[in-house]
Molecule: Lysine riboswitch aptamer
Organism: Natroniella acetigena
């Protein structure tokens, strides 16, 4: 110089992200079981079938769990992770069958630097918590400008993580 290129490794932001374990409250006197009495033809939706079975309501007795949440100490990490769309596979959700719908894992693509608050909507038993969208505030990184001789620091403008910091890797010349 090719080349502010390509690849690899490394590290940072902070109420940082996520996972499992233990424990606590809630879920709930709910689901469900038994007894008595009365009634009925089923589900996310469609179709078919089932009646000594099944379901609903009331009374009495007994009586959970999962998911979600708080706390504690760990573990894995910095597209950590989350959301959406599509594909594929399969369990579960109904009295049973079948199609559909929901759910979960995996794959591909898109968006979001991170946190908090407010509002709407979704989900949920829930006003808890979470998620999407919008706005505001704080904060980290980089570029430019100004204040400084410069580093640093402060302020302003703008940008996005396929980013940023640090190091290494090829050829040629000095």
């Nucleotide at each position: 110089u090719u080349a502010u290129a390509a690849g690899a490794u490394u590290g940072a932001g902070g109420u940082g992200c996520a996972a499992g374990a233990a424990u606590c409250a809630u879920c709930a006197g709910u689901a469900u079981u038994u007894a008595u009495a009365a009634g009925g033809a089923a589900u996310u939706g469609g179709c078919c079938a089932u009646a000594u079975g099944c379901c609903u309501u009331a009374u009495a007795a007994a009586g959970a769990a999962a998911g979600g949440g708080g706390u504690u100490a760990u573990u894995g990490c910095c597209g950590a992770a989350a959301u959406c769309u599509g594909g594929c596979u399969a369990u579960g959700a109904g009295u049973g069958g079948u199609c559909u719908u929901c759910u979960a894992a995996c794959c591909a693509g898109a968006u979001u630097g991170g946190a908090u608050c407010u509002g709407u909507a979704u989900u949920u038993a829930a006003u808890a918590a979470a998620u999407c969208c919008a706005g505001a505030u704080c904060u980290g990184c980089c570029a430019c400008u100004a204040g400084u001789u410069a580093u640093u620091c402060u302020a302003g403008u703008g940008g996005a993580g396929u980013g940023c910091u640090a190091u290494c890797u090829a050829a040629u010349c000095c």